[in-house]
RNA sequence: GGCUGAGCCUCCUGCGACGUACACCGGCGAACCCCGCCAGGCCCGGAAGGGAGCAGCGGUAAGUCGGUCACUGCGGGUGAUAGGGGACCCCUUGGCCUGA
Numbered sequence: 001g002g003c004u005g006a007g008c009c010u011c012c013u014g015c016g017a018c019g020u021a022c023a024c025c026g027g028c029g030a031a032c033c034c035c036g037c038c039a040g041g042c043c044c045g046g047a048a049g050g051g052a053g054c055a056g057c058g059g060u061a062a063g064u065c066g067g068u069c070a071c072u073g074c075g076g077g078u079g080a081u082a083g084g085g086g087a088c089c090c091c092u093u094g095g096c097c098u099g100a
Base pairs, nucleotide, nucleotide: 001097002096003095004094005093006092007091009086010085011084012083013082014081015079016078018075019074020073021072023068024067025066026065027064028063034059035058036057037056042051043050044049
């Protein structure tokens, strides 16, 4: 000096961890406009009974709080990660060849 591989650069595809959402479990959660049971009182009835139904109790909805590991979705200067393509000889590094 030449050839070539890799790193740095760039694009694409994945993998795992993390975060978050969903899911699941538990709690809270409706004066009335959810459900059920409806004391008292009210209404109908001669009566037996019946009716609507407030408070209260129970269950739940939207939602909210906490937890949990797995699936799924989403996310990123996550990771001394994987694969493929491109760019570059500016720099670094390895190999081969050659010359002084």

Bacterial small signal recognition particle RNA from a Candidatus Acetothermia bacterium, 100 nucleotides, folded computationally. The coordinates come from a structure-prediction model, not an experiment, and the mean pLDDT is 77. Its Rfam family is "Bacterial small signal recognition particle RNA". The family's RNA type in Rfam is non-coding RNA gene. Rfam describes the family as follows. The signal recognition particle (SRP) is a universally conserved ribonucleoprotein involved in the co-translational targeting of proteins to membranes.